[in-house]
RNA sequence: GGAGGGGUGGCCGAGCGGUUGAAGGCGCCCGCCUCGAAAGCGGGUAUACGGGUAACUGUAUCGAGGGUUCGAAUCCCUCCUCCUCCG
Numbered sequence: 001g002g003a004g005g006g007g008u009g010g011c012c013g014a015g016c017g018g019u020u021g022a023a024g025g026c027g028c029c030c031g032c033c034u035c036g037a038a039a040g041c042g043g044g045u046a047u048a049c050g051g052g053u054a055a056c057u058g059u060a061u062c063g064a065g066g067g068u069u070c071g072a073a074u075c076c077c078u079c080c081u082c083c084u085c086c087g
Base pairs, nucleotide, nucleotide: 001086002085003084004083005082006081007080010026011025012024018070027045028044029043030042031041032040046061047060048059049058050057051056063079064078065077066076067075
């Protein structure tokens, strides 16, 4: 230099144009159970900005930036980054 594949919540990882921050698992928090714990069971659990005393709530975010579309994590372009192969 050329070719292919990957980048999704704290971690792993599905999703490949239409109810959806986005399955499931792990972890963590609360509760149930127990004398207590483990195991099991139930519920909850991303970040940023804005509103609110708070509970809570609105919007945006799927590596970054653009584009296509009524609609994009999903398609196209450029870039960043990781892995493999070729020279």
A computed fold for an 87-nucleotide RNA from a Candidatus Omnitrophota bacterium, annotated as transfer RNA. It matches the Rfam family "tRNA". Model confidence (mean pLDDT): 81 of 100. The RNAcentral record of the sequence draws on ENA.